[in-house]
RNA sequence: AGAGUUUGAUCCUGGCUCAGGACGAACGCUGGCGGCGUGCUUAACACAUGCAAGUCGAACGGAGAUAGAAGCUUGCUUCUAUCUUAGUGGCAAACGGGUGAGUAACGCGUGGGUAACCUACCCUAAAGUGGGGGAUAACAGAUCGAAAGGUCUGCUAAUACCGCAUACCCUUCAAGUACGAGAGUAUUUGAAGGAAAGGAGUAAUCCGCUUAAGGAGGGGCCUGCGUCCUAUCAGGUAGUGGGUGAGGUAACGGCUCACCAAGCCUAUGACGGGUAGCUGGUCUGAGAGGAUGAUCAGUCACACUGGAACUGAGACACGGUCCAGACUCCUACGGGAGGCAGCAGUGGGGAAUAUUCCGCAAUGGGCGAAAGCCUGACGGAGCGACGCCGCGUGGAUGAUGAAGACCCUAUGGGUCGUAAAAUCCUUUUGUGAGGGAAGAAGAUCUGACGGUACCUCACGAAUAAGCCACGGCUAACUACGUGCCAGCAGCCGCGGUAAAACGUAGGUGGCAAGCGUUGUCCGGAAUUACUGGGCGUAAAGAGUGCGUGGGCUGUUUUGUAAGUCUUAGGUGAAAUCUAUCAGCUCAACUGAUAAACUGCUUAAGAUACUGCAUAACUUGAGGGCAGGAGAGGAGAGUGGAAUUCCCGGUGUAGCGGUGAAAUGCGUAGAUAUCGGGAGGAACACCAGUGGCGAAGGCGACUCUCUGGACUGUCCCUGACGCUGUGGCACGAAAGCUAGGGGAGCAAACAGGGUUAGAUACCCUGGUAGUCCUAGCCGUAAACGAUGGAUGCUUGGUGUAGGAGGUUAUACCUUCUGUGCCGAAGCUAACGCGUUAAGCAUCCCGCCUGGGAACUACGGCCGCAAGGUUAAAACUCAAAGGAAUUGACGGGGGCCCGCACAAGCGGUGGAGCAUGUGGUUUAAUUCGACGCAACGCGAAGAACCUUACCCAGGGCUUGACAUGUAAGUGGUACGGAUCCGAAAGGUGAAGGAACCGGGCUUGCUCGGUAGCUUACACAGGUGGUGCAUGGCUGUCGUCAGCUCGUGCCGUGAGGUGUUGGGUUAAGUCCCGCAACGAGCGCAACCCCUAUCGUUAGUUACUACUCGUAAGAGAGGACUCUAAUGAGACUGCCGGCGAUAAGCCGGAGGAAGGAGGGGAUGACGUCAAGUCAUCAUGCCCUUUAUGCCCUGGGCGACACACGUGCUACAAUGGCUGGUACAACGGGUUGCGACAAAGCGAUUUGAAGCCAAUCCCUUAAAGCCAGCCUCAGUUCGGAUCGUAGGCUGAAACUCGCCUACGUGAAGUCGGAAUCGCUAGUAAUCGCCAAUCAGCCACGUGGCGGUGAAUACGUUCCCGGGCCUUGUACACACCGCCCGUCACACCACGGAAGCUGGCAAUGCCCGAAGCCGCUGACCCAACCAUUAGGAGGGAGGCGUCGAAGGCAGGGUCGGUGACUGGGGUGAAGUCGUAACAAGGUAACCGUA
Repeated sequence: AGAGUUUGAUCCUGGCUCAGGACGAACGCUGGCGGCGUGCUUAACACAUGCAAGUCGAACGGAGAUAGAAGCUUGCUUCUAUCUUAGUGGCAAACGGGUGAGUAACGCGUGGGUAACCUACCCUAAAGUGGGGGAUAACAGAUCGAAAGGUCUGCUAAUACCGCAUACCCUUCAAGUACGAGAGUAUUUGAAGGAAAGGAGUAAUCCGCUUAAGGAGGGGCCUGCGUCCUAUCAGGUAGUGGGUGAGGUAACGGCUCACCAAGCCUAUGACGGGUAGCUGGUCUGAGAGGAUGAUCAGUCACACUGGAACUGAGACACGGUCCAGACUCCUACGGGAGGCAGCAGUGGGGAAUAUUCCGCAAUGGGCGAAAGCCUGACGGAGCGACGCCGCGUGGAUGAUGAAGACCCUAUGGGUCGUAAAAUCCUUUUGUGAGGGAAGAAGAUCUGACGGUACCUCACGAAUAAGCCACGGCUAACUACGUGCCAGCAGCCGCGGUAAAACGUAGGUGGCAAGCGUUGUCCGGAAUUACUGGGCGUAAAGAGUGCGUGGGCUGUUUUGUAAGUCUUAGGUGAAAUCUAUCAGCUCAACUGAUAAACUGCUUAAGAUACUGCAUAACUUGAGGGCAGGAGAGGAGAGUGGAAUUCCCGGUGUAGCGGUGAAAUGCGUAGAUAUCGGGAGGAACACCAGUGGCGAAGGCGACUCUCUGGACUGUCCCUGACGCUGUGGCACGAAAGCUAGGGGAGCAAACAGGGUUAGAUACCCUGGUAGUCCUAGCCGUAAACGAUGGAUGCUUGGUGUAGGAGGUUAUACCUUCUGUGCCGAAGCUAACGCGUUAAGCAUCCCGCCUGGGAACUACGGCCGCAAGGUUAAAACUCAAAGGAAUUGACGGGGGCCCGCACAAGCGGUGGAGCAUGUGGUUUAAUUCGACGCAACGCGAAGAACCUUACCCAGGGCUUGACAUGUAAGUGGUACGGAUCCGAAAGGUGAAGGAACCGGGCUUGCUCGGUAGCUUACACAGGUGGUGCAUGGCUGUCGUCAGCUCGUGCCGUGAGGUGUUGGGUUAAGUCCCGCAACGAGCGCAACCCCUAUCGUUAGUUACUACUCGUAAGAGAGGACUCUAAUGAGACUGCCGGCGAUAAGCCGGAGGAAGGAGGGGAUGACGUCAAGUCAUCAUGCCCUUUAUGCCCUGGGCGACACACGUGCUACAAUGGCUGGUACAACGGGUUGCGACAAAGCGAUUUGAAGCCAAUCCCUUAAAGCCAGCCUCAGUUCGGAUCGUAGGCUGAAACUCGCCUACGUGAAGUCGGAAUCGCUAGUAAUCGCCAAUCAGCCACGUGGCGGUGAAUACGUUCCCGGGCCUUGUACACACCGCCCGUCACACCACGGAAGCUGGCAAUGCCCGAAGCCGCUGACCCAACCAUUAGGAGGGAGGCGUCGAAGGCAGGGUCGGUGACUGGGGUGAAGUCGUAACAAGGUAACCGUA
């Protein structure tokens, strides 16, 4: 510090997500040690048990125990001392400890004030402590009660209680004095009032007590500033704000009360609602900020819930009291007891949080004179990897890169891996043993922790490693399994048979006693922007103005000093953070010092700027005067053209309307035309990116009233200005109310048409409305999608209205408007550019991902329609802007092509052939499916082929290859016989070969070949052409496709390759920020058209001989086949830019590429082919392999494609007769002769071919017949008889002869080919092949046309341009209803709960007030009573409770509403292209 994710790619906007840090955490797996911290975040839920606040005998009287003494009635009394302590009394218990429910508050923080206050214990200094009195607990007795606890009688003490005296002093009152602005303070005099307690000690004295003053520390109250969200909470408030008086308090105060007047708070957010203890700090962050408030520290609040007071210096009191309520417990049922949010602990809740431990040794607190006692504060230990920090699980050497196992593999090996083993070493840790602290202040004594830390010795590598990840972000890769399944996932996304993304394994990476996950916060996020963002098109300028509050505000002078700045003082607690140093072995931790705490406050000073005050100024603003322009506004009146209607005339059959029609009108006279009239609305031409207005908007003419702007003058005022929340006004169209008006147009509606439908587009009609008056509504894509104001910043060119100048059809200068182009600059780009979207200032409005949602609920407005303000749940990872390249368009321009047109001939109808679909079948093998499958693979299925299937029959190392091992080697070979459909099985006779050794041969041993067996393996036309290679089709023989360098652009990209011409062509020329180059085009190659040269056999023949066959001769011709020539716009003319080139001409066999072929750029279609071949993976292995017989691939209601033959006279038949070329031939072509009507047969010459044969070409020509008919056309079908090939023609071949003689008389919609030696037509040859279903295919020649005006249209293509919401690219994208499922939300008769408040009722405890006939020790009086007090009663207030109607927030609710999301559901086609009716906004 950034990264991933919108796109085919790009830039931008914008959200989502990740990497970091942190935690009082939890969960999963794992777990050696120590130190320091830390540990109920939930139920302020309920609590068993124990402990957490006592102490003082030196305040007091008793009681008890022990000891001593005295007395004597020797077992009693008294006294003394010590110890214990129930009670009276004092002090403490208001601290310490816990919790965060409440509280949005002077609660907290910070700074002040208190002249409006209090303060026990402590300190300082001053004065005093005299003399009396009456009670009462304890105790004793009696008595009630289960208990808790009382009641009565009697006795007694005090530092308990009460008078009196005294008064330095204090308080009140009165009169003065001084100071002070005042409030008040100080002081003088007088009057009245007000105190006390003793204890210890032999004593000194000490501890107490009383009064008043001061201090310290602590507190109360007041106050400036700061302190969360919500305006869908906008008005709140009756003790409310204030005054007078009184009461009350320690004290001010409506704190309380009586009276008076009516104020007070609030947009700088009152009141209400929600949430929350606050702070020092903590986490994060560069900081500013944001989040948070555990532990520690300060403070507040609370103590079962609610209320209340008492005591006291202090409480309205956690371990006190009273009352009410809920709950729990005890009970003898009459009554009682209790409050862990103290420490432990229990239950419960929860994802989750510890021991019913030790000690007062230390620190601190209470009491005490002290010893001391108490102290769950505290000091410690225990439990938990909960956190931070430290240490360890060994170190060194060690390659044969060991073995073994796992994994991978190209089978060679690689990896784990110096890892191990092994050798040497160490002992932190561990175990055992020994020693052993500091912490103690304070001379002695005193240590819970603890025999702990620490030290020493011994032993032995011994006791100690896991977790997560490995597609990108993000460090780390392979194998197997799985097969959109199982699963993963933070985002993008993986998984549909080769998954580095799932699961496992190996390996690797990261961290490490931890590692991951989850949750939360900050960061990244400049994604709320103060630092530090935006608003033309991405979200965002209010429709427009006027103007209040507010904010901002020209030049100069003087003053002031609020802001601002400087210096100094106070404060900003400590801890924390930071720096340095220091202490624990280090660190965490801790200590010291410094810095810091950015704040608040006080004083002094400065005066530039801002503020305030003051005096001036004129440039901002406004006014006066003089002008001209204008659809500016309102009202009244006037005009002509046109439409429609009415009347009349002329006139006759149509009019009207459309793509075409129809509805409609018209013989009752329309349309057309002429004349007259009525009525309403709108104002042609002028008219102009011209004018005016704030915007909406304004258009005939005249008059009246009226607003604003501009120019000139530089006369007046003297900052009077700008903006503008709320407010007010205006505000198109549609719409609403009431009344008019109504010609045309025209929602709704009706009819006609279109259509699959057509509630539309088109047509004929037509009502609201459109118009006027009055009043509402308040919205528009109300747009320049651009708020207003001011200043500044190069220019050019139009136009409107003025002014000035001048040499005046014009020009120059200047002001105000209104346009275009453009510098700098800005912008994501497009673009903007003195009319800014530039550079700046001021003010207002608005935005913060898409959808839900211009919505719901609530409020306000409206007659209604509705408007305005305006969310959330849920859901997605995008939505979006600009530009780029493509593709596409029922967009445009240019151009080409048998693309159309112009022609010729076909197909589609018939019969047959052939292929396909479908159907059938035991099987009808497989593949190919728009063009670009369908006479295609197949250049030839009777068996074979043949892959399939069936009836089956057989073989299993196999029909074929290689290797190993074993066997055999009278073995291989050979096959008689029998079974069988064949394959196959069976296997007789016969019967070899090679090498080496032994060896005379024979024979024998070993081996080879062969064979047999076994094992590896063979085999597969089995699957996947969507795993592939190769080959091929297609766009398309279309003219395109790219690169290097440079230049332009942020970039994708562009330029070049576009433009002007030209071409068949990105062919060439010219121009040009391009210059060059490559693959394509063209050329080079082949055939063909002309000629030359060379060469002539089997070809040829001008010549000779011969009856002929032929022979000779020739090298002229034809031809053959090798090599050359020729054509290049070269020449001429015209056109063109003088170019490229085009047109015409000459010459030439051929002319502008002469004709034809081969040749197929980058790429597209997951195009075709695993069945040509090759090949990965999968599958199969007595079968999906191999062999065989028979059948099928040839089926047949039907549909389609491609062909053949025809329908006839341009013909058919018969006879005669002429002229080719390409090819093929020895298992062949086969002359010739004979036989046969013929197919063919028999015999047979020649030829391995320019020699012989196939081989008669046919159409044509000559002659004859037929005469328009289902025929002398046509030949299907069928019958009979033959021929040929072949083991074999039944399924299922071809040919011949005779007979039979079907459909068909030129073919609907539609559709195909062809531009010249072409179409059409005629025959010939060949491959495959035994034969042939060939009418197919590939070639060859013969005869030989017509037409092309032209590019509007159809199809395909190329280039440029345009639009786009498409990029799987229009076979695209995409909208809405309906149906189904799920989810969240709104409404809803109601039902139900919480909260706060109001009114009324009841009214506990208690304070206060009144009363007090009853009761009472202290004082007075004198025994009557009084003063004073109390019980009791009444009253105000008053918690809980009750009743009532409302408010507000929830829950639930039959039904209902829209929304969202879902697999290929239904219906249509709205939008994106001119989206096929341009789209969109408002309204009905």

Annotation: The RNA shown here (small-subunit ribosomal RNA) has 1484 nucleotides and comes from an uncultured bacterium. The RNAcentral record of the sequence draws on ENA, Greengenes and SILVA.